[in-house]
Transfer RNA from a Deinococcales bacterium, 74 nucleotides, folded computationally. It matches the Rfam family "tRNA". The family's RNA type in Rfam is transfer RNA. It was read from a public genome assembly.

């Protein structure tokens, strides 16, 4: 410089055909147990769903265009 493909919580991933409150394990943070510490256990917090704009009654899911990341090709 072309292509594909890809971005949801500190991390690692869910989230039916586009449907009403976006969750889970781990990590944090408090507690239970202990001499104490870990493991166990038990309760919490923590999201601009990368950004911007468009479809839609309605978008994390669909389109565009930026920005990042992986990966072919030159």
């Nucleotide at each position: 410089g072309g292509g594909u493909c890809u971005g949801u919580a500190g991390c690692u991933c869910a989230a039916u055909c586009g449907g009403u409150u976006a969750g889970a394990g781990c990590a944090g943070c408090g507690g239970u147990c202990u001499c104490a510490u870990a493991a166990a256990c038990c309760g919490u917090u923590g999201g601009u769903u990368u950004c911007g704009g468009g479809u839609u009654c309605a978008a994390g899911u669909c389109c565009c265009g930026a920005c990042g990341g992986a990966c072919c090709c030159a």